Molecule: Bacterial small signal recognition particle RNA
Organism: Candidatus Sacchlamyda saccharinae
Parts: sequence; C1' cells; structure tokens
RNA sequence: UUCUUGGGUGCGAAGCAUCCGAACCAGGUCAGGACCGGAAGGUAGCAGCCUUAAGGAUCUGUUUCGUUGCCAAGAAACC
Repeated sequence: UUCUUGGGUGCGAAGCAUCCGAACCAGGUCAGGACCGGAAGGUAGCAGCCUUAAGGAUCUGUUUCGUUGCCAAGAAACC
C1' cells in the first nucleotide's frame, strides 16, 4: 500500500411517521338555487366543510440500501 471486520462523518435514493395539499375533469356531506310531482316527497348537484390522490415539506424525525478522504483491530502479499 491492498483486503476484511467493527465504529464514525458526510452525501444520495427508497420506505414509514406527521403536516400541507383538488374552482371543475377524486370521494363523502351537500346550505342556496334548479328540476320532477296535485301533494307527500324525490333527483341531480355549485359554493362551503371533511377525508385524501398526484405532489411538496419536516425537529439532526425513523428504518433500509448505496457511496465516502476518518479511527481501531486482523490476515496475506508487495515495497
């Protein structure tokens, strides 16, 4: 110097947890209004609200994988 094992540092990726997140082409509930009906009532459904998708974020979040100039030990070979 190379390799192996253990530890550590940094970086990247993925999963999990939490939060945000849809005028309409997600869902639920659907005021108002609209439609049907003689009436009782019913139908569809905008806004709003709620839950989330895609996506995004996190307190040094947590787990796994990859990589890494560092530290320690060990093996053999070379110088």